Predicted 3D model of a 418-nucleotide RNA (Bacterial RNase P class A) from Erythrobacteraceae bacterium QR3. Rfam family: Bacterial RNase P class A. The family's RNA type in Rfam is ribozyme. RNAcentral holds the sequence, with entries from ENA. The model forms 96% of the base pairs in the Rfam consensus. The coordinates come from a structure-prediction model, not an experiment, and the mean pLDDT is 76. The gene name in the source record is rnpB.

Formats: sequence, structure tokens, C1' cells
RNA sequence: CCAGGAGGCCGGGCAGCCGCGUUAUCGCAAGAUACCGAGGAAAGUCCGGGCUCCACGAAGCAAGGGUGGCGGGUAACGCCCGCCGGCCCCGGAUUGCGGUUCGGGGUCAGGGAAAGUGCCACAGAGAGCAAACCGCCGAUGGCUCCCUCGCAGGAGCACAGGCAAGGGUGAAAGGGUGCGGCAAGAGCGCACCGGGAACAGGGCAACCUGUUCCGUCAUGGCAAACCCCACCCGGAGCAAGACCGCAUAGGGGUCCCGAGCCGGAAACGGCAGGAGCGCUUCGCUCCGAUGGGACCCGGGUUGGUUGCUUGAGCGCGGGAAGCAAUUCCCCGCCGAGAUGAAUGGCUGCCCCCGCGGAAAUGGGUCGGAAACGAAACCGGCCGCGGGACAGAACCCGGCUUACAGGCCUCCUGGCACG
Repeated sequence: CCAGGAGGCCGGGCAGCCGCGUUAUCGCAAGAUACCGAGGAAAGUCCGGGCUCCACGAAGCAAGGGUGGCGGGUAACGCCCGCCGGCCCCGGAUUGCGGUUCGGGGUCAGGGAAAGUGCCACAGAGAGCAAACCGCCGAUGGCUCCCUCGCAGGAGCACAGGCAAGGGUGAAAGGGUGCGGCAAGAGCGCACCGGGAACAGGGCAACCUGUUCCGUCAUGGCAAACCCCACCCGGAGCAAGACCGCAUAGGGGUCCCGAGCCGGAAACGGCAGGAGCGCUUCGCUCCGAUGGGACCCGGGUUGGUUGCUUGAGCGCGGGAAGCAAUUCCCCGCCGAGAUGAAUGGCUGCCCCCGCGGAAAUGGGUCGGAAACGAAACCGGCCGCGGGACAGAACCCGGCUUACAGGCCUCCUGGCACG
């Protein structure tokens, strides 16, 4: 310098004129002046909250929903950080090969398949309790031939029978490699790897390492299938809610709750009953019929004020702890609050990008001893064009999606220089 990957930041600035919105000051008013005035995503509405109202509260259970390796962070989360493990890729070391080990990157919807149910099309012999298409063997039984007096022996057949190693089918075929064994094979035996169990050590833990034992080590995959396990979760939402004003119909219908007992002169108190939660227990509250509650139909209002921006806030400030996420302390700052919904238009300059033009030493390249010459790469000058995604509406922490262009950091590979 080029290419790829991962991550972070910016994504327009300044001035003038005219025009908008909040707040403050001045003014009787009209109005004047000053400060400030959209985002990294304001989008999606996918999560978590603050806040408001409703649910009577506590506990347990049920229903429904969410998360899913371990630990930490946070107000909390399905988010963030670190670590563990699986799979894939790259590089180094070692090695005869195989392998081992170290480092880096990417990715994972990463608890359970022996609680149960379900599915695995087609192909294939066979896909959950097995199986023989092509094959291998045929020692033993059987048949044929040779030889023999006979026995024994030899050759063949591949019928009976044996096999699941080799091949095929498939996404997947009942551990893998090697040696032995066998008629031929097969964990049939052995070694190593893999798997399971127990114990020991390290670690908060997920897990890691080691030792010993097991060949009943028969029991595949899918749970982003139902399900089981562990943990978590009230509901609705600023169009929440509060207040003021105006107006109407103080409307109509259906259903439910039965006024009890005791003490007392009375007020009142106690018990019982009913209601308030999906169920139960406990507690609490309400109830006494001119009362309380549920449902349905119909009518009026659609105006104003508030909620409404000082926050789990910001700092391109300092210090401390921590691998980090983040936390604590100090200092400084106050950056829109609209309500049919403000922040716009024009001009100039700057910035970034692209194209073209003229010119030629400010730097570089080629030729030359040099002067100088050649071409025109970078920079400078002139002109033209372009500058992405996109607009708050109660406020925060995340995730996801969109984005012209520019800058920075790290990793990998290549090229060049020293």
C1' cells in the first nucleotide's frame, strides 16, 4: 500500500436577510428584544421499566405466558460483560504417518430423548426394537466326480445352513482404527480412541485433569414437535389519569343480595349471613332495601387547563475499584415541549464526494553527468453536479431494521521498503 473480517465515531458547519414555536423582560395594546428549538436511529412497537389508574391484602395452588450453559452487571430485561463447552476455519510447534498441543477468528434456539405421546417422506433388505438387494463362507449335513479292495484323501456344486465385516440405498443403517481369531465373519478377544460408572485434585460454577472399572458399551435422530424440569411474570395504558367549564334524560329495562340472634334505656358492641380473587386458608373492608351491586338500551359533552420535561440526565471533565460490563466520589452544565401539530425559504463561504478543463515543479515518476526535457500521479486553480436513511408528541434502558460518504482501532493474508 492492497484485499477480507470485526468494532467504534461523524454524518454537515458558519454568516446575513426574511419567516416560525416555547420561555423571560419591556409595553395599555400592536409589538420589540434576548436565550433556546428533532435523531443515531426520532423508525419497528419486539422486550424491560419509571409514572397513572384499576384489581382489598398475604400465602399456597391452578390457568396462561416468558426465559434456558455458568458467573457477574443493571431499576429491570429476552439486554450487556467475562468465562465454559460443541461445531467450522486459519496459523505456529512437534511427528515417518496418524495424531497431540498452543494461539486466533466465526457460529450455536447450548437443560431433559431411560416420564410419556408423536414424526423420520421417497429410496432401501431394514428407520424401533430390527434386517439381507449385491455379496462372503459352505468347516458340519447333503449331492456329483477322481482315487482306493475298503478306510482315509482330493476336486467340484452352492442345496441345507452360517454371516452382517465389504458394496449398494439413504439426511441418518446399531461405535471408530489396527492386530488377532474364524469355514467366513462379528467387541468374538486385545491395544488405542470414543461412550458409561465411581473416586481424587483444581475451579464460586458451567466444567477441566487424572486414576480405576465396565464389552448388557442392546436401547438412532428430531423437543425452532407436544411434553418434562428449573427460574421469572397482576391488568390496562398519556387516547393513562386529575381539574374546570358547557350541556343533557335525576331516562328506560332485566336480574341478584331479605332485613336474623344476644347484651343494652339508648347510642353502641358481639355473633351469624351476604358481597369483595380463577380456587382454598387467614386477615381486612362494606352491607341493612327511600340501600348496595351486575348487565343491556338510550341521551348529553367532544371546549380549556394540567399531566409535559430536572432526568435510573449530560460532559469529546478529574480520581478510585474491576479482565470487562459497570459502580462510587468530586467538578461543571440545564440544550424543544408543540396540540391539525413550530424549527422553513433565499444568498454567500467552508467541508465531503464525483466528473471535466486549463496549467505545470509545490511533491513524486521517466530520460539525462547537469542544465533541462517528457508524461501528467498527488497537491493547488477554475467550472459543473451531488451530499444518505430520515421528523419528537409522557419519559428512559435495550434489541431489530434503514443509511450516500468520510475517519479511527484491531485481526488475517499478500506486496514493498529497511